[in-house]
RNA sequence: CAUCCGAAAGGGCAAACCCGGAGCAAUCCGGGCUCGCAAAGCUACGGGUCUAUAAAAAUCACUAGAUAGCCGGGCGUACCGAU
Repeated sequence: CAUCCGAAAGGGCAAACCCGGAGCAAUCCGGGCUCGCAAAGCUACGGGUCUAUAAAAAUCACUAGAUAGCCGGGCGUACCGAU
C1' cells in the first nucleotide's frame, strides 16, 4: 500500500409512523423519530418487484417512470484495526 475480516472505541446513515411539500401514481424531498445497516456511500448495467397511459373487458406485450433498505454487477469517496 492492497485485499480479507468485523471485536473494541469514536462516529455515520435512517425503516415504519407523524407533519409539510412535489407527483395521475409508484415514489421522492425537508423536519421529528429510531426498525435496522460494515458501506443502508454512489451508479438503473442485468434480473426481480411496483406505478401510469392505452387497450371493448381481463391478461400479456409496447411506452414512460419508480425501487440501490430486493438480489447481483460496476465505481471507488470513506472511519477504526482486535483476529